Record summary: The RNA shown here (Bacterial RNase P class A) has 360 nucleotides and comes from Pleionea mediterranea. Taxonomically the source falls in Pleionea (Bacteria, Pseudomonadati, Pseudomonadota, Gammaproteobacteria). It was read from a public genome assembly, where an Rfam model found it. It matches the Rfam family "Bacterial RNase P class A". By type it is a ribozyme. Its mean pLDDT, the model's own confidence on a scale to 100, is 76.

[in-house]
RNA sequence: UUGGCUGGCUGGGCAGUCGCCGCUUACUUCGGUAGGGGGAGGAAAGUCCGGACUUCGCAGGGUAAAGUGCCAGGUAACGCCUGGGGAGCGAAAGCUCACGGCAAGUGCAGCAGAAAAUAUACCGCCGAUGGCGUUUGUGAAAACGGACGAACAGGUAAGGUUGAAAUGGUGCGGUAAGAGCGCACCGCGCUUAUGGCAACAUAAGUGGCAUGGUAAACCCCACUUGAAGUAAGACCAAAUAGGGAUCCUACAGGUGUGACCCGCACUGGAUCCGGGUAGGUUGCUUGAGCUUUGUGGCGACGCAAAGCCUAGAAGAAUGACUGUCCCAGACAGAAUCCGGCUUACAGGCCAGCCAAAUUU
Numbered sequence: 001u002u003g004g005c006u007g008g009c010u011g012g013g014c015a016g017u018c019g020c021c022g023c024u025u026a027c028u029u030c031g032g033u034a035g036g037g038g039g040a041g042g043a044a045a046g047u048c049c050g051g052a053c054u055u056c057g058c059a060g061g062g063u064a065a066a067g068u069g070c071c072a073g074g075u076a077a078c079g080c081c082u083g084g085g086g087a088g089c090g091a092a093a094g095c096u097c098a099c100g101g102c103a104a105g106u107g108c109a110g111c112a113g114a115a116a117a118u119a120u121a122c123c124g125c126c127g128a129u130g131g132c133g134u135u136u137g138u139g140a141a142a143a144c145g146g147a148c149g150a151a152c153a154g155g156u157a158a159g160g161u162u163g164a165a166a167u168g169g170u171g172c173g174g175u176a177a178g179a180g181c182g183c184a185c186c187g188c189g190c191u192u193a194u195g196g197c198a199a200c201a202u203a204a205g206u207g208g209c210a211u212g213g214u215a216a217a218c219c220c221c222a223c224u225u226g227a228a229g230u231a232a233g234a235c236c237a238a239a240u241a242g243g244g245a246u247c248c249u250a251c252a253g254g255u256g257u258g259a260c261c262c263g264c265a266c267u268g269g270a271u272c273c274g275g276g277u278a279g280g281u282u283g284c285u286u287g288a289g290c291u292u293u294g295u296g297g298c299g300a301c302g303c304a305a306a307g308c309c310u311a312g313a314a315g316a317a318u319g320a321c322u323g324u325c326c327c328a329g330a331c332a333g334a335a336u337c338c339g340g341c342u343u344a345c346a347g348g349c350c351a352g353c354c355a356a357a358u359u360u
Stems, first nucleotide, its partner, number of pairs: 001356010012325007020039002023036005041331001045342002048340005053229004060262004065225005070084005085099001086097004100220002105218002107214002122160002124156003129153002132149007168186006187209001188207008233282004243273006253267004289308008
């Protein structure tokens, strides 16, 4: 200098004029007036997770259902975050992981291929042994022996075919030809030791040794799980008719905030006719809050001290104009609140790491 990777910040500023909304102080003719402070985000988006809060509920037991899934920590909690292990990708910095179990069971893998799981011989190789043929030696004959040939019986899974995947891999020996058949190394199983809280790693010994793959297939295992939602709810006020009729019925039935069963609590149910009210206050923003410093920790984060208060609308407030600065104006508007994840984002800035080239 170029390229790459990781983490973070910002996302218009300043001044003026008018306009909008809350809070607060004073005054008020209760209509308002004056002063002071404040007024959308890093994602407010998605509604995907986890909670706080409110109401209901014997809030109990069970079944089913759903979620998560390596280890150890953090957190109010989580499917989140941090650190580590393993696998894969990358030259590296780094990135990704839906990472428990297939020897509990069931299922699935079209076509191709000989054969796709207690599966397998199409091509090929061998044919030592048994058989066949030719030839030859010994022999009176019977018979015995040798050589050669083909490849019948038989052997084989090393080579080739097919496929996403073919039943451990490479090499040497051995064999008729082959095969863990034997050996060496690797791999796999088991045992032991060391390190580590652990997941695991390393080493040694031992066994010729593998019942393939797939669980974001059903399933098994471990852990977790009430429902609904701020229009949840709470309080005050007001009004009527605590009305009428019919039917069923009390060992029944009904109600009780996911489904079903048991338990428990309360209690009659269904249909039709008729009458009254529906206004206001609150929930509403001081929080598992933020900032700074110190301290413990690899880190997420914890502890202590000091300081700060930072929107609460209700058809939904923060807008318009002018000037100027600037390398520029993207994605985009709170509605109970908070912690995460995911997605979108013009431009600008900072820090660290990796690689290459050049110069000193």